[in-house]
RNA sequence: GAUUUAUAUAGAAGUGCUGAGAGAAUAGGCUCUGUGAAGCACUAGCAACCUCCUCAAAUGAAAGGUGCUAAUUCCUACCUAAAAAUUUAGGGACUAUAAAUU
Numbered sequence: 001g002a003u004u005u006a007u008a009u010a011g012a013a014g015u016g017c018u019g020a021g022a023g024a025a026u027a028g029g030c031u032c033u034g035u036g037a038a039g040c041a042c043u044a045g046c047a048a049c050c051u052c053c054u055c056a057a058a059u060g061a062a063a064g065g066u067g068c069u070a071a072u073u074c075c076u077a078c079c080u081a082a083a084a085a086u087u088u089a090g091g092g093a094c095u096a097u098a099a100a101u102u
Base pairs, nucleotide, nucleotide: 001102002101003100004099005098006097007096008095013043014042015041016040017039021032022031023030026077027076028075029074044069045068046067049065050064051061052060078091079090080089081088082087083086
């Protein structure tokens, strides 16, 4: 990198370095940002996929492997339905993460 399965409206931030962008990509919208973006480091936390506990399951735990810590995956893009001319609801795709396989 690819495939399969599961999950994605819950939850959880401070400090230091640095210094202008950021919210995956394209487009539009909207938002965050010198009262300091992104990144890096440290510390703390959230969650519970693997894990631990158990004969096993449920419950539980959080030592370890990951992940995460603005806004629903920030919203929309494709399809369907309803209302009525841009809204609502559902689904899909994309994306992200985990586990397994390759």
The prediction has a mean pLDDT of 84. The RNA shown here (SAM riboswitch aptamer (S box leader)) has 102 nucleotides and comes from a Microscillaceae bacterium. Its Rfam family is "SAM riboswitch aptamer (S box leader)". Rfam describes the family as follows. The SAM riboswitch is found upstream of a number of genes which code for proteins involved in methionine or cysteine biosynthesis in Gram-positive bacteria. The SAM riboswitch acts at the level of transcription termination control. The predicted structure consists of a complex stem-loop region followed by a single stem loop terminator region. An alternative and mutually exclusive form involves bases in the 3' segment of helix 1 with those in the 5' region of helix 5 to form a structure termed the anti-terminator form. This entry represents the conserved core of the complex structure involving helices 1-4.